């Protein structure tokens, strides 16, 4: 070089072309406890890897880059 598959919140990961992109863990604050952990309650956090197209409407179709893994010579 060629194919596949991925890339989404600090971290794993969801989301059939359709409402304000969600959950668990982390993380702040507050309850509760002598105090720490653990329960429990809120609350922050996203430029969907980048740059175009398609559509009324894109995390999801498509085309090009860019990074990951994995097959092939």
């Nucleotide at each position: 070089g060629u194919c596949c598959g991925g890339g989404u919140a600090g971290u794993u990961c969801a989301a059939u072309g359709g409402a304000u992109a969600g959950a668990a863990c982390a993380a702040a604050a507050g309850a509760c406890u002598u105090c720490u952990a653990a329960u429990c309650u809120u609350u922050a956090g996203g430029u969907u890897g980048c740059g175009g197209g398609u559509u009324c409407g894109a995390c999801u179709c498509c085309c090009g880059c860019c990074c990951c893994g994995g097959a092939u010579a």
Molecule: transfer RNA
Organism: Endomicrobiia bacterium